The prediction has a mean pLDDT of 81.
Transfer RNA from a candidate division WWE3 bacterium, 72 nucleotides, folded computationally.
It matches the Rfam family "tRNA". Rfam's curators write: Transfer RNA (tRNA) molecules are approximately 80 nucleotides in length.
The sequence was found in a public genome assembly.
RNA sequence: GGGCUCGUAGCUCAAUGGCAGAGCAGUAGCCUCUUAAGCUAUUGGUUGUGCGUUCGAAUCGCACCGGGCCCA
Numbered sequence: 001g002g003g004c005u006c007g008u009a010g011c012u013c014a015a016u017g018g019c020a021g022a023g024c025a026g027u028a029g030c031c032u033c034u035u036a037a038g039c040u041a042u043u044g045g046u047u048g049u050g051c052g053u054u055c056g057a058a059u060c061g062c063a064c065c066g067g068g069c070c071c072a
Base pairs, nucleotide, nucleotide: 001071002070003069004068005067006066007065010024011023012022013021018055026042027041028040029039030038048064049063050062051061052060
């Protein structure tokens, strides 16, 4: 330098054009002599950045940024 791939909640990951979700973690409560475990509720997102396509974009296109792999 070229190609491929990934980027979504604090972490691990879903969501194949139509209100962005789960598990764990966090918070509050229940339970318990206490802790842990268990149960219930709940907080948390400019979907890496910008521009475009579309009635509508996490999803499609282009550029850029960052991680990984391959080639040179």